Overview:
Predicted 3D model of a 338-nucleotide RNA (Bacterial RNase P class A) from uncultured Desulfovibrio sp. Lineage of the source: Bacteria > Pseudomonadati > Thermodesulfobacteriota > Desulfovibrionaceae > Desulfovibrio. The RNAcentral record of the sequence draws on MGnify. Its Rfam family is "Bacterial RNase P class A". Its family is annotated with tRNA processing, ribonuclease P activity and dimeric ribonuclease P complex in the Gene Ontology.
RNA sequence: AGGCGGACGGACCAUCGCCGCGGCAAACGCCGUGGAGGAAAGUCCGGGCUCCACAGGGCGGGACGCUGGAUAACAUCCAGAGGGGGCGACCCCUGGAAAGCGCCACAGAAACAUACCGCCGGCAUAGCCGGUAAGGGUGAAAAGGUGGGGUAAGAGCCCACCGGCGCCAUGGUGACAUGACGCGCAAGGCAUGCCCCGUUCGGAGCAAGACCAAGUAGGGAAGGAGGCCGGCCCGGCCAAUUCUUCCGGGUAGGUUGCAAGAGGGCGCGGGCAAUCGCGCUCCCAGAGGAAUGAUGGUCGCUGUGAAAACAGUACAGAACCCGGCUUACAGUCCGGCU
Repeated sequence: AGGCGGACGGACCAUCGCCGCGGCAAACGCCGUGGAGGAAAGUCCGGGCUCCACAGGGCGGGACGCUGGAUAACAUCCAGAGGGGGCGACCCCUGGAAAGCGCCACAGAAACAUACCGCCGGCAUAGCCGGUAAGGGUGAAAAGGUGGGGUAAGAGCCCACCGGCGCCAUGGUGACAUGACGCGCAAGGCAUGCCCCGUUCGGAGCAAGACCAAGUAGGGAAGGAGGCCGGCCCGGCCAAUUCUUCCGGGUAGGUUGCAAGAGGGCGCGGGCAAUCGCGCUCCCAGAGGAAUGAUGGUCGCUGUGAAAACAGUACAGAACCCGGCUUACAGUCCGGCU
């Protein structure tokens, strides 16, 4: 100088306040105790929990995408494979383009089937016809690459090596790797365009839902002819009156869900790891949408300064709960590595 991973993100004292819980008190209150985060954020994924739906068949739709593992699950994590970048630590990418369709700006003759220049041959020679993808030019991308032979000039036309494809063997759970043999070799890219293949997916959400209490009139208007099977169709089930929307009226009080959990800390053990198992220990916010603070002092840290001193001290803030991802963040510390 750089590249990874992890941790912290103010401390103490005084005064005045706020919310929850417990105790005392007839009460005003008093005492004790607890009171934001690493992201509480964005609400982008995944799950728990709750209610609704759930005979069957078909079609459609969403998400994900190398391999193996972890997990409640994942678009997460761990360990690998292949490719690319970097001197390096390290970082980034990931099904299929010989199923089909579509697209490939500008330039260029031609973007997937085409001869512009050039080269070669012929002729009726300022030109035309034919051959040629070696050379030039255009472009992000133009008929595998290098070398040799060959040819009128050329070309996998032929050969060697590299690359590719097929097949076999060996190693590996596997992605794949290595090797042998065969084939001159197949005419680009984009699937974050449709599509194909594989896996997977019911819907709505704590304003879910449950209980208690209270209230009420099945009121009026408009529209429809069924309603349900929560994407659609087939098919099925139910009813004789029913459905949808709006207006008006009523109730909108309490309890619960709801804080002991995929929980934190320490130790031991299995595993490369993600993580799992066992033991001990701790209880750690919780509502109304609203609380979780303010002031002063002393110190810490950073900047300026010779000093005294002055200035700054981030991002942000729970609302059913967890696991992730992403984004924001003054400043500080630690551990490997190049």